Predicted 3D model of a 342-nucleotide part of an RNA (large-subunit ribosomal RNA, domain IV) from Thalassionema frauenfeldii. It matches the Rfam family "Bacterial large subunit ribosomal RNA". The RNAcentral record of the full RNA draws on ENA. NCBI's taxonomy places the organism under Eukaryota, Sar, Ochrophyta, Fragilariophycidae, Thalassionema.

[in-house]
Context: one part of a larger RNA
RNA sequence: UUGUAUUGAAGGAACUCGGCAAAAUUACUCUGUAACUUCGGAAAAAAGAGUACCUUAUUUUGGAUUUUAAAAAUUUUCAAUUUAAGGUCACAGAAAAUUGAGGAAAGCGGCUGUUUACUAAAAACAUAGGUCUCUGCUAAAUUGUAAAAUGAAGUAUAGAGACUGACGUCUGCCCAGUGCUGUAUGAAUAAUAAAUUAAUGUUUACGAGCAUCAGUUUUUAAUUUUCAGUAAACGGCGGUUGUAACUCUGACGAUCCAAAGGUAGCGAAAUUCCUUGGCAUUUAAUUGGUGUCCUUGCAUGAAUGACGUAACGACUUUCCUACUGUCUCCAGUACAAGCUUA
Numbered sequence: 001u002u003g004u005a006u007u008g009a010a011g012g013a014a015c016u017c018g019g020c021a022a023a024a025u026u027a028c029u030c031u032g033u034a035a036c037u038u039c040g041g042a043a044a045a046a047a048g049a050g051u052a053c054c055u056u057a058u059u060u061u062g063g064a065u066u067u068u069a070a071a072a073a074u075u076u077u078c079a080a081u082u083u084a085a086g087g088u089c090a091c092a093g094a095a096a097a098u099u100g101a102g103g104a105a106a107g108c109g110g111c112u113g114u115u116u117a118c119u120a121a122a123a124a125c126a127u128a129g130g131u132c133u134c135u136g137c138u139a140a141a142u143u144g145u146a147a148a149a150u151g152a153a154g155u156a157u158a159g160a161g162a163c164u165g166a167c168g169u170c171u172g173c174c175c176a177g178u179g180c181u182g183u184a185u186g187a188a189u190a191a192u193a194a195a196u197u198a199a200u201g202u203u204u205a206c207g208a209g210c211a212u213c214a215g216u217u218u219u220u221a222a223u224u225u226u227c228a229g230u231a232a233a234c235g236g237c238g239g240u241u242g243u244a245a246c247u248c249u250g251a252c253g254a255u256c257c258a259a260a261g262g263u264a265g266c267g268a269a270a271u272u273c274c275u276u277g278g279c280a281u282u283u284a285a286u287u288g289g290u291g292u293c294c295u296u297g298c299a300u301g302a303a304u305g306a307c308g309u310a311a312c313g314a315c316u317u318u319c320c321u322a323c324u325g326u327c328u329c330c331a332g333u334a335c336a337a338g339c340u341u342a
Stems, first nucleotide, its partner, number of pairs: 001337008010328002014326001019323001027051005036041001038166001052088006060080005067073001089093001101321007108313002113125002129164007141150003167308004172237003177234002179230004186225003193218005199212005238256005265300001266297001277293006
């Protein structure tokens, strides 16, 4: 000097991105316990008191003994046990060790669970619940060249695929585009098959036959097109302008465009650029936190789910109490390493 422990005057987060780390709390018995709530919880909430040893009395239980015909009761004794009073010692009685810090709010995710073996444990994944689509059994879907297998020794209260994600209140408008589904009176389209025409080659009994090639007509499926349906399918959900007896605002009107013009709710938000928005609160002081605006939403919004929500969280954010060497500001001690000398 470094490391690991340990102690510290006064202050007590002034440290720092941030109380990171450390300290504090901790057992058992008794008392006591709020908001909120899905009435189960929250809760060990919070906040308090006691705890050693000796003596005396006492509660309860079990065993044994005595008395008694039996039960009950009583007495003595043994083992545990409850409570009270008095006393003794210490700075200190759960004397060591093990052994919750607590509270007030906000966001996200309902919860227990799962995950990047070796930098991420989370708000990500999953989940019960919700919805849609496909599937009638030789099922759909999937694997395999195939045989065959899974599905399933199941049968629509079943199986498969997709989205959402407990619960509560709800889930608006748009089918123009892209998908998907359906219809057939339509339109275009293939090989094939049939009919027919012409040419070339070949054979010939001169009637024609066979082969090749080209054209026309008829016959045509899915697909495409057309038409219709479908958004808890992919997705989308406007401008300009006038107007009320001060001003402002615009219930109301005009006009353009569009498939329809964003409804309920929430809103400077994990979304707000301007922005450190305005106001209130928290501080001596706050780009922070919370509430509010019924909001110029640069660029919220309804299962790409919207808004609430008890319980839960090694999640994220803010504040308060307690506590402390995190700090003001460093110092001592023990052990180890390192260094020097022997």